[in-house]
Context: one part of a larger RNA
This record gives sequence, C1' cells and structure tokens, in this order.
RNA sequence: GGACGAACGCUGGCGGCGUGCCUAACACAUGCAAGUCGAACGGGGCCCGCAAGGGUUCAGUGGCGAACGGGUGCGUAACACGUGAAGAACUUGUCCAUCGGCGGGGGAUAGCCGGCCCAACGGCCGGGUAAUACCGCGUACGCCGGCGAGGGCGCAUGCCCAUGCCGGGAAAGCAGCAAUGCACCGAUGGAGAGCUUCGCGGCCUAUCAGCUUGUUGGCGGGGUAAUGGCCCACCAAGGCGACGACGGGUAGCUGGUCUGAGAGGAUGACCAGCCACAUUGGGACUGAGACACGGCCCAGACUCCUACGGGAGGCAGCAGUGGGGAAUAUUGCGCAAUGGGGGAAACCCUGACGCAGCGACGCCGCGUGUGGGAUGACGGCCUUCGGGUUGUAAACCACUGUCGGGAGGGACGAAGAUCUGACGGUACCUCCAAAGGAAGCACCGGCUAACUCUGUGCCAGCAGCCGCGGUAAUACAGAGGGUGCGAGCGUUGUCC
Repeated sequence: GGACGAACGCUGGCGGCGUGCCUAACACAUGCAAGUCGAACGGGGCCCGCAAGGGUUCAGUGGCGAACGGGUGCGUAACACGUGAAGAACUUGUCCAUCGGCGGGGGAUAGCCGGCCCAACGGCCGGGUAAUACCGCGUACGCCGGCGAGGGCGCAUGCCCAUGCCGGGAAAGCAGCAAUGCACCGAUGGAGAGCUUCGCGGCCUAUCAGCUUGUUGGCGGGGUAAUGGCCCACCAAGGCGACGACGGGUAGCUGGUCUGAGAGGAUGACCAGCCACAUUGGGACUGAGACACGGCCCAGACUCCUACGGGAGGCAGCAGUGGGGAAUAUUGCGCAAUGGGGGAAACCCUGACGCAGCGACGCCGCGUGUGGGAUGACGGCCUUCGGGUUGUAAACCACUGUCGGGAGGGACGAAGAUCUGACGGUACCUCCAAAGGAAGCACCGGCUAACUCUGUGCCAGCAGCCGCGGUAAUACAGAGGGUGCGAGCGUUGUCC
C1' cells in the first nucleotide's frame, strides 16, 4: 500500500447493486416451511333433485411425492475432495425410442356399524364392505435358472450373437356417447442419476519409530445391485514402515477469493460442485433411491403433560426468543415471475424463490449550489502595533434546479388471443415552489503533506518507531491557521 462476512470512536443527505451469528453443532415459546389426486376405491356430512343422479366437503384404503428443494460444518487426513482412468463386477422410479402384451378367478381389510377399556396418547372384541390394495391360475420375448451345442472375439476370471430341451416369472383399470386419451405388464436400447475400484495431487509434528491377528494371502461359503476379510469356517505366515508406517495435533475439499510484476504466500464468507451431519449414540423398515432434518424403533441427557399407571418433543428450514459475544436483521408481502411436487385439467401446495423491511457492513454513482462580488466589513487569531491572516470567504446582486418536498400521469417484467403483478401508484416522465433541508473526521517534531499563540511545568499527558514534557513545548491540552481524505474519517484485529 492492498484486502475484510469485520468491530469500536466521532460524524451522517440520497440512490443502485450486493451483503449481514466468524462466538454456544447452546437451549428453544409461537406461527409457517410437503403435500396432492374424487378421472384408483367404498363410505359419512351438507346442498340440488320426486327419483335416477349430480355438486361440495371430510376422515380412511390406494397411488405418486415426501431420498428433491432449504440448513449447518460437528465429524472426517479419508478414494472425503480434485483430476485422470476402469467396471469383462453393478443398479436405475419418472422421461425418450422400439417390440410384444393387458385372459380368467379368489380371499381379505380400513373406513363404517355394535360393544368395551382409557386421565391422555391410544387400544381391544364382534359384524359387514370397495379398489389401480392383496393372492393363486392361464399365457411368455434367451427375461431368470439348469443341461446341450454353433459362430465371432478378447483383457486372466471371460464377453457378444443366434439357438434346442426342462423349470420359473406379468398385468389394472379410469374418463369419454364415441373416436380416443391417460394409466398398467414384460423385454431391449438411450438420456440422466447413482454405486464400486485404481494412478496422481493438496496440513503440522520424529520431544510419535516401529505398527498389525481379520492382521496379509488362499480355498470354500454367506451377504450385496455388484467386486472384495465386507462377514464366517479352515489353511498358510504374512502385510506396512525414514520415499515417514503407527501415533498425536489441526482441518470439511474444490471452482475460486485476497495479495504479489511473477514465482509464491494466505484463505475457502457470499455464489457453484462434491462430501458429512440433523438433540447424543445405535439400528433397521419402506422404497427405484434413505439407514431417511420437519419417518419408525431402542438407549442416554434435557424439556413438557399426567388421574403417578403412563405419555409428548427435537429450528444446523423461515422469522422470532433467551444465552454467549466486540459483533450480525423482520415473529413482513406474494406465489405475479422462475423452479419443484401432485393432478387429464381446472387447480392446490411451495419461508425454494421473487420482493419489501432493518444496518454507511461493502462497492459504485450523485448532492450539500453556480457566476459576480473589496474601500479587503464585523468578529476571531497573530503582530515588530505599521500591519498580516481567516478572505471572494461572508454580506449583497444575478442565476440554476441534481437529490429531497408537493401536484398530475404512470410502466416493462405477462409467456398466450382473453385473463393474471407481491414488488407498486414503485421506477420513470411532466409541472411547481425554493439556496432553501444536506459535512464531517483524522492529522500538522522526523519518517510524512501541514505552524503559530496560550495553558501546563518529568505534572497532566502523548507515543507506530525514534522519542516528547523538569517555565519561552511547532511532540501534552485548548485556540487560530493549515494539510489530507470526504458521507465518511480514524483506531483495533487478521492476511499478503
């Protein structure tokens, strides 16, 4: 000098765009943050209707979603991340393409009705009911398993193509007058996503030198979508290490960011990718996908309710509260846009998101007037008492109208002919009045740009370093003047 998610002191006019718990992964009142589908299904309430039926709403069965989106950085020195490879060892709901199919049956169960227990949470018994819920049967494409055999190929296990026999495996309907549409099942390929393995790369410490028994390898099995000591039985005795094993400390990693001419050093807030976590620890279930933040079970701590028998809860989602701290915001508006979930659609949900609010926290822009004005007023300060300086500065005259204020008009963002805007009567435009409402902060001994007076008297104090102060202090304090920056200026902290 530059930089900052900054803080502190003094000061503070406006706007745009950003940004805002770095500390206690401390504890949390309250509200909201994941639902949706009646065109899968039966029913209850209400409304219309004589009825058939229709509409609306509600809990339930069922489907899809809830594994995304949002938060945090505890843990992790690891294939966690980055990069480059490999999978002849793998998976994949929805979506796209292609081929084929959707036949015929059955038994339940929630809701509901009746009865009972219970403080609550909730639970039990009996009866009866539907489905795109559940279960057989038929059918079957080398789809899966076994046996057989042909061709091609390779990278060791092997891979690909075509195929005979045996065994096994599917399905669901709904809307519509209909055409048809949307669903459903099997198979192949794709897109995208995921899983696994490996090479290389990126912290400190030797005042950590030896570490290891599922340890290293093999055979056989279990398990998985899949390889593998991942797990198990048996066998062998291996495996790693000064090219730093093992241990300890610290830490999410990266694209990037800051600095620097670069090399390098430091760093990883916001935004984006990946990972890990969701009160602490453990576990599985469901599912295409989780070992699952707003799911389940168990244990621990904590909080709350209780009729003392037992129950309920999890803000590291958005706001907000207490606490900690030098320090960090509103219990706001809207689904109008973008995106996501559900739905045939209308639409519903969405604290993602879009906006608004607060904070000079940062960057950028603008303003606080412009021109004239000397006999150089008054006042202040200095003075050698002549004067000098503040100083064209003010007054005064003329002018302008940025921002702010008032009045009128008033958007783009809306795609798509109509309709639909939270922001917002905002931005912007026109007119009006009026210099009116808008300047401070630090410094002035040298480094370092800017000097005098008074007070003080090694006191009070200053100070980044050198150093100032003990009666003439340009170094303390005040004043006048000056210098630098300017809605900021200084100080502190940290990095280069």
Molecule: small-subunit ribosomal RNA, 5' domain
Organism: Gemmatimonadota bacterium